Annotation:
c-di-AMP riboswitch aptamer (ydaO/yuaA leader) from Paenibacillus allorhizosphaerae, 137 nucleotides, folded computationally.

[in-house]
RNA sequence: GAUAAGUGUACGCUUAAUUUCCGGCUUGUUACGGUCGGGAAGCGGGGGAACCAACGAUUUUGGGGCGAAUCAGCACUGUAGGGAACCAUCUUUCCCGAGCCCGGCAGCUAACCUCGUCAGCAGUGGAUGGGUCAAUU
Numbered sequence: 001g002a003u004a005a006g007u008g009u010a011c012g013c014u015u016a017a018u019u020u021c022c023g024g025c026u027u028g029u030u031a032c033g034g035u036c037g038g039g040a041a042g043c044g045g046g047g048g049a050a051c052c053a054a055c056g057a058u059u060u061u062g063g064g065g066c067g068a069a070u071c072a073g074c075a076c077u078g079u080a081g082g083g084a085a086c087c088a089u090c091u092u093u094c095c096c097g098a099g100c101c102c103g104g105c106a107g108c109u110a111a112c113c114u115c116g117u118c119a120g121c122a123g124u125g126g127a128u129g130g131g132u133c134a135a136u137u
Base pairs, nucleotide, nucleotide: 012121013120014119018041019040020039021038022037023036024035025034026033042117043116044115045114046113047112052107062105063102064101065100066099071078072077073076081096082095083094084093086130087129088128089127090126091125
């Protein structure tokens, strides 16, 4: 110096999944932190009129929801679709293309009602245009 692996982690990535307040427990006490419970804001989902739509396979071809995650075959290979450091477009490369839930039942849907706020990572190619921040004058 190069390559590979591991650990940590500033800036960060996927996702709605973030911020904050109160109380209990934890510690000899306090603080910080952790954990449990409750609340607020923000973000996200479901149910639910009129009008519109639908005009009939509503339980042996059930139906429906969250999500990018659907579909097709030659069975491991594609594919609708989705992600990759301010935003948009084009392009390059890499990656994902799962899983779970409701329980016979739900089109849209104002008011209204209701639910979630997890989990998993260590990843910065280029061009054009438009922004933001900092420094200097």
Taxonomically the source falls in Paenibacillus (Bacteria, Bacillota, Bacilli, Paenibacillaceae).